[in-house]
RNA sequence: GCCGGGGUGGCUCAGUGGUAGAGCAAGUCAUUGGUAAUGACUAGGUCAUGGGUCCGAUUCCCAUCCUCGGCUCAA
Numbered sequence: 001g002c003c004g005g006g007g008u009g010g011c012u013c014a015g016u017g018g019u020a021g022a023g024c025a026a027g028u029c030a031u032u033g034g035u036a037a038u039g040a041c042u043a044g045g046u047c048a049u050g051g052g053u054c055c056g057a058u059u060c061c062c063a064u065c066c067u068c069g070g071c072u073c074a075a
Stems, first nucleotide, its partner, number of pairs: 001071007010024004018055001026042005048064005
């Protein structure tokens, strides 16, 4: 330099056009003599950034940034 994967709550990941979810973690409550475990509930997201298409974009297109892997050193 070229090609490809990935970037979504604190963490690990789902979500292939129609208002963003799960598990774990956190908080509250119940249960217990008290913890743990279990159950119920709550909070937490500019979906990496900027633009484009579309009635509508996490999703499609373009550019950029970060990250992981592969290829090449031919002129």
Molecule: transfer RNA
Organism: Candidatus Gottesmanbacteria bacterium RIFCSPHIGHO2_01_FULL_42_12